Predicted 3D model of a 396-nucleotide RNA (Bacterial RNase P class A) from uncultured Siphonobacter sp. Rfam family: Bacterial RNase P class A. It is annotated as a ribozyme. NCBI's taxonomy places the organism under Bacteria, Pseudomonadati, Cytophagales, Cytophagaceae, Siphonobacter. The sequence was found by an Rfam model in a public genome assembly.
[in-house]
RNA sequence: GCAGCAAGCCAUCUUAUCGCUUUCUUUUUUAACUGAAGAAAGAGGAAAGUCCGGGCAGCGUAGAGCACCGUGCUACCUAACGGGUAGGCAGUUAACUGGUGACGGUUAGCUGACAGCUAGUACCACAGAGAAUAUACCGCUUUUCCUCGGAAGAGUAAGGGUGAAAAGGUAGGGUAAGAGCCUACCGCUCCUUUGGUGACAAAGGAGGCAGGGCAAACCUCACGGGCUGAAAGACCAAAUAAACCAGUGGUAUCCGAAAGGGUCGAAGGGCUGCUCGUCCGGUGCUGGUGGGUAGGUCGUUAGAGGCGUCGGGUGACUGACGUCCUAGAUAAAUGAUAAGACGUUUUUGUGUAACAGCAAAGAUGACAGAACCCGGCUUAUCGGCUUGUUUUUUUU
Numbered sequence: 001g002c003a004g005c006a007a008g009c010c011a012u013c014u015u016a017u018c019g020c021u022u023u024c025u026u027u028u029u030u031a032a033c034u035g036a037a038g039a040a041a042g043a044g045g046a047a048a049g050u051c052c053g054g055g056c057a058g059c060g061u062a063g064a065g066c067a068c069c070g071u072g073c074u075a076c077c078u079a080a081c082g083g084g085u086a087g088g089c090a091g092u093u094a095a096c097u098g099g100u101g102a103c104g105g106u107u108a109g110c111u112g113a114c115a116g117c118u119a120g121u122a123c124c125a126c127a128g129a130g131a132a133u134a135u136a137c138c139g140c141u142u143u144u145c146c147u148c149g150g151a152a153g154a155g156u157a158a159g160g161g162u163g164a165a166a167a168g169g170u171a172g173g174g175u176a177a178g179a180g181c182c183u184a185c186c187g188c189u190c191c192u193u194u195g196g197u198g199a200c201a202a203a204g205g206a207g208g209c210a211g212g213g214c215a216a217a218c219c220u221c222a223c224g225g226g227c228u229g230a231a232a233g234a235c236c237a238a239a240u241a242a243a244c245c246a247g248u249g250g251u252a253u254c255c256g257a258a259a260g261g262g263u264c265g266a267a268g269g270g271c272u273g274c275u276c277g278u279c280c281g282g283u284g285c286u287g288g289u290g291g292g293u294a295g296g297u298c299g300u301u302a303g304a305g306g307c308g309u310c311g312g313g314u315g316a317c318u319g320a321c322g323u324c325c326u327a328g329a330u331a332a333a334u335g336a337u338a339a340g341a342c343g344u345u346u347u348u349g350u351g352u353a354a355c356a357g358c359a360a361a362g363a364u365g366a367c368a369g370a371a372c373c374c375g376g377c378u379u380a381u382c383g384g385c386u387u388g389u390u391u392u393u394u395u396u
Stems, first nucleotide, its partner, number of pairs: 001392001003390008012341007020042008044367001048378002051376005056229004063276004068225005073087005088114001089112010115220002120218002123213002137160002139156007168186006187209001188207008233298004243289006252263004268280004305324008342365009
């Protein structure tokens, strides 16, 4: 210096003129409104998707079971999350390296929808002899017969073939030929010790010992899940007719002189989808015809807030101190014009070993726009800058 990876920042800038919205000040006005002048502020990293989690508001309280849905290695962070950080294990890429080999080790990356396949059920096309209660196609060894081409048996699963996958693997011994048949090593299962918060790891011992994949297949296990959503909701003002029709539904009971109080309780309704249970309701409820209003205020932006310094932590993050207030519209404001600069790009010239750089001319400025608020995830996108790290090249 090129390239890769990770994190952070910016997301055109400046000047002038005019314009829009909110708040404040001054003035006109009558207290207000309106008008005029001035000041401050005014759309994002995703405001998008509405996929998660919450704040907030309402449902009086918000139960139990089933169904349904979500999550799924360990620890930590967070208000919480299906998010983030670190670690473990598994797989995988590159370089180097140990071993006869099977198979390992180190460094730097990448991926993981990472509980369970001996609880059960299902599926694995085609090819192949045979695809999980699986097999003998070719082959190898051997016996008998024979027309010397072969035929009929017994043994075998080391070699070959088919396949994504074929009864652990490598090396050696052994055998008629073979096979964990035996031995060593790797692997697998069980036990013990040590280290670690833990997932796990290491060491030692014993055992010839395993029949594959798939749960983003049904399923099993563990943990969790109340609903709705700012058009949520709350309040004020004004107006009208609970007017008419149909259906349904207690004209219950006790005390009392009465007023009134108590008990039971229909229709209907709430608690996720259902069931149970429980609560509200207490002369209304359901359907239809018809009438009035649709105006205003709050919710509405001071927060799980931003920024700076110091401290803790590998990190996500967190503590203390200081400081700041940064849209609030309601058919929806946050813009337009001019000039210059900057960025990107094309052409030409110059320059260079080649790039870079310089000059001129032209074009051009991505994705895109708050609407209750916040934390994540996902998607779209022209580019630029800073820091760290890895490989490689050059120079000293």